[in-house]
Molecule: SAM riboswitch aptamer (S box leader)
Organism: soil metagenome
């Protein structure tokens, strides 16, 4: 920077002592122990593999397996909302859709 994903899902332990949840604002978790680090377990299936199906093909495309492979993740829809439009409302404010920003995976 490019495309793909973001209503599933998955935690205990040790260390460790006040934050954490990206950001603003709201809410929330948190001394009944944060955030880091560490050890073990999960989860998931993006890449990698391995069957199988399709095919002239070792190109392409599907489908199926957690696989001693490389990441990722394991409170709350990416907690939740902002920017912009549509629809309802006096309004406050509710609903839809997209955008942006973040986060991953590949490249």
């Nucleotide at each position: 920077c490019u495309u793909a994903u973001c209503c599933a899902g998955a935690g205990u332990g040790g260390u460790g002592g006040a934050g954490g949840g990206a950001u603003c604002g709201g809410c929330c978790c948190u001394u009944c122990g944060a955030a880091g680090c560490c050890a073990c377990a999960g989860c998931a299936a993006c890449c990698g593999g391995u069957u199988c199906c399709u095919g002239a093909a070792g190109a392409g495309g599907g489908a199926a397996c957690g696989c001693u492979g490389g990441u990722g993740c394991u409170a709350a829809u990416u907690c939740c909302c902002g920017c912009u439009c549509c629809c309802g409302g006096c309004a406050a404010c509710g609903g839809g859709a997209g955008a942006a920003a973040g986060a991953u995976a590949a490249g």